About this RNA
Predicted 3D model of a 171-nucleotide RNA (FMN riboswitch aptamer (RFN element)) from an Anaerolineales bacterium. Of the family's consensus pairs, 96% are formed in the model. It was read from a public genome assembly, where an Rfam model found it. Taxonomically the source falls in Anaerolineales (Bacteria, Bacillati, Chloroflexota, Anaerolineae). Its mean pLDDT, the model's own confidence on a scale to 100, is 80.

RNA sequence: AAUAACCUUCGGGGCAGGGUGACACUUGCGCUGUAAAUAUUGCAAGUGAAUUCCCGAUCGGUGGUAAAGCCCACGAGCAGUUCGUAGCAACGACUUAAGUCGUUACUACGCAGAGCAUGAUCUGGUGUAAUUCCAGAGCCGACAGUAUAGUCUGGAUAGUAGAAGGUAGAA
Repeated sequence: AAUAACCUUCGGGGCAGGGUGACACUUGCGCUGUAAAUAUUGCAAGUGAAUUCCCGAUCGGUGGUAAAGCCCACGAGCAGUUCGUAGCAACGACUUAAGUCGUUACUACGCAGAGCAUGAUCUGGUGUAAUUCCAGAGCCGACAGUAUAGUCUGGAUAGUAGAAGGUAGAA
């Protein structure tokens, strides 16, 4: 120290409090209906009821760069393509043969590459340098479920950018 090499470990945080009341249940009264009721439907009262609404609270993955949720890039979502390796099958070539090589299809694996989708910031100060620090004021946050969700539940005991350490090792 090259390497599509291999192994191990690690790898996401967050609703205190208050308000409203869709809806549910109970009771009462009325409407419709009935022989009478059950029942239907409406209204009223009581009780419960949103971590989703409103006020307020609160959180911030990874690499780069003057220390960054909102500068540049990556990850989380979708799709399952290309390439590499291995296995297996068919066909072809070479070989006495074992077998080797090539092509194609399928399967598995790969922190290999590509595709689609993808939110948000300004002002002042310091400084060689900061949309990153300090001060101030703002803004953003996948999908499914549910009373409308960054914070609840779920896919997820999953996946992941990457971080740390180790092994092999051409040169």